This is a predicted structure of a 538-nucleotide part of an RNA (large-subunit ribosomal RNA, domain I) from a Candidatus Collierbacteria bacterium. Taxonomically the source falls in Candidatus Collieribacteriota (Bacteria, Bacteria candidate phyla). Rfam family: Bacterial large subunit ribosomal RNA. It was read from a public genome assembly. The coordinates come from a structure-prediction model, not an experiment, and the mean pLDDT is 81.
Context: one part of a larger RNA
RNA sequence: CAAUCAGUGGAUGCCUUGGCAGUAAAAACCGAAGAAGGACGUUUCAAGUCUGCGAAAGUUGUCGGGGAGGUGACAAGAACUUAUGAUCCGGCAGUGUCCGAAUGGGGAAACCUGACCAGAUUUAUCUGGUCGUUACGCAACGCAAGUUGUGUUUCGGGAACUUGGGGAACUGAAAUAUCUAAGUACCCAAAGGAAAAGAAAUCGAAUGAGAGCCCCUUAGUAAGCGACGAGCGAACAGGGGUGAGUCUAAACCGUGAAUUUAUUUACGGGGUUGCAGGGCCAGACAUAACUUAGUUUUUCUGAUAGAAGAACAAUUUGGAAUAGUUGACCAUAGGGGGUGAGAGUCCCGUAUUCGAAAUUGGAAAAACUAAAGUCUGGUACCUAAGUAAAUCUGGAGACGGCAAACUCUAGAUCGAAUCCGGGCUGACCACAGUCCAAGACUAAUUAUUUUUACUGACCGAUAGUGAACUAGUACCGCGAGGGAAAGGUGAAAAGAAGGGUGAGUAGCCCUAUUAAAAGAUCCUGAAACUGAUUGCUA
Numbered sequence: 001c002a003a004u005c006a007g008u009g010g011a012u013g014c015c016u017u018g019g020c021a022g023u024a025a026a027a028a029c030c031g032a033a034g035a036a037g038g039a040c041g042u043u044u045c046a047a048g049u050c051u052g053c054g055a056a057a058g059u060u061g062u063c064g065g066g067g068a069g070g071u072g073a074c075a076a077g078a079a080c081u082u083a084u085g086a087u088c089c090g091g092c093a094g095u096g097u098c099c100g101a102a103u104g105g106g107g108a109a110a111c112c113u114g115a116c117c118a119g120a121u122u123u124a125u126c127u128g129g130u131c132g133u134u135a136c137g138c139a140a141c142g143c144a145a146g147u148u149g150u151g152u153u154u155c156g157g158g159a160a161c162u163u164g165g166g167g168a169a170c171u172g173a174a175a176u177a178u179c180u181a182a183g184u185a186c187c188c189a190a191a192g193g194a195a196a197a198g199a200a201a202u203c204g205a206a207u208g209a210g211a212g213c214c215c216c217u218u219a220g221u222a223a224g225c226g227a228c229g230a231g232c233g234a235a236c237a238g239g240g241g242u243g244a245g246u247c248u249a250a251a252c253c254g255u256g257a258a259u260u261u262a263u264u265u266a267c268g269g270g271g272u273u274g275c276a277g278g279g280c281c282a283g284a285c286a287u288a289a290c291u292u293a294g295u296u297u298u299u300c301u302g303a304u305a306g307a308a309g310a311a312c313a314a315u316u317u318g319g320a321a322u323a324g325u326u327g328a329c330c331a332u333a334g335g336g337g338g339u340g341a342g343a344g345u346c347c348c349g350u351a352u353u354c355g356a357a358a359u360u361g362g363a364a365a366a367a368c369u370a371a372a373g374u375c376u377g378g379u380a381c382c383u384a385a386g387u388a389a390a391u392c393u394g395g396a397g398a399c400g401g402c403a404a405a406c407u408c409u410a411g412a413u414c415g416a417a418u419c420c421g422g423g424c425u426g427a428c429c430a431c432a433g434u435c436c437a438a439g440a441c442u443a444a445u446u447a448u449u450u451u452u453a454c455u456g457a458c459c460g461a462u463a464g465u466g467a468a469c470u471a472g473u474a475c476c477g478c479g480a481g482g483g484a485a486a487g488g489u490g491a492a493a494a495g496a497a498g499g500g501u502g503a504g505u506a507g508c509c510c511u512a513u514u515a516a517a518a519g520a521u522c523c524u525g526a527a528a529c530u531g532a533u534u535g536c537u538a
Base pairs, nucleotide, nucleotide: 001535002534003533004532005531006530007529013523014488015487018459019458020456021455022454023453024452025451026450027449028448029157030156037099038098039097040054041053042052044078045077048074049073050072060093061092062091063090064089065088069081070080071079104113105112106111114131115130116129117128118127119126120125132155135152136151137150138149139148140147141146161192162190163189164188165187166186172179176227202209203208212242213241214240215239216238224232225231245441246440247439248384252269253268254267255266256265257264258263274419276383277382278381279379280378281377282376283375284374285373291371292370293369294368295367296366297365298364299363300362301361302360303359304358306354307353308352312327313326314325315324316323328345329344330334336348337347338346390413391412392411393410394409395408396407397406399426421436422435423434424433425432475482476481495522498510499509500508501507
């Protein structure tokens, strides 16, 4: 050096209990009636971990389902239990220690320690109950400040999604300061099952459209912004999804209250818009149909357990038939999984059909209740003020103050008009057009997650979640926090009785099991590396 035989090692192949990404449907807040999350207990024998449960503690009651085994798993056995129907599954109830917002006070969480009321008798005891705080209201007492009582209410939690208040830097610009990253990360507050937005002082420029939201497109634009660098980046129009519109303030009227006698205030009626509308006065017509919301009843249809459910044999090989051969059968079922190898006809199922005592979702119909009278003419009473607009300094809407409109917004200085009115149409002016601010509400379409069913030119144990296993575990860190490794005997434990050797409960051998030792450091078992033997070379 080569070959062979072994060892070591755990790659590769095969597998999948676990993940990942979606589609459809359904669901979406919990909490002082004590949550989320924990501590400690709890099984007939019971030490541990997981899981369930709470001193009624692997459970109690009841109503349904179901029909032979069961006493959760790791994890066998004994002993019990069960057709007087268990275990198990579902609905509704019961119990629910201690901590935790934690709430009688305290506290180094799961502990310490009080007061009052009621009851019991085991009277130096036991049992049950009450005693926190915030805001608002009521009552009593009090000159008042306030005190006491009472009622409702708040607190804390929630993965992601949402809105609002604050708000970086690395980075990019091949340096860097405007710019970018980015209103991102992060912090705080608040809410909901969604949130937010929303019924034009909108957009536009034609024969105009007609709340908002989401998607596509317009469009990475012959739009624009930009040390015109890096980059940033719309809108109108168009297509689609959903579809819904409403209520106040004021004028005027009525009732009550207060008082400075001129008003103010509470409640009710009235009223709600832009080709203006409403009030008031006069006149004419109408008197109930439609629509919406709520309540009740009825019917239908779902959810939370379930039930029925077709059809194959022989033979060959084999350890085993689901394979081969031969001949059959079912099919509204040839989805899928399991079974000693590829199973429509073996098992569970699947197609299809049926099913609820109890709790609960949706739809439709009927009844009742509630919610707009219309038109013409006149009058000039009302139509949201420290508001709109302006100026200065900032921020946002693609628009970096720019020729910079318009909208929203913080601070400051000012500050209108009142329908013969006012805003807008990207400096500004005219004409024309369009809309009606300074009050409020609003489902669905949208976002995210969970459950159920299904899917995958997704992964297959260094992959896929960090986690297929006692995983947010072990371990590390004072702490915030960081954070693993670790899957596979066999169809079935049949998990190796007995014997030999040996110091041996090691190992090996014989025998036995098995299809095979695949022998528990267990499927396959590569390479590096190690040993032995043989050969070759020097």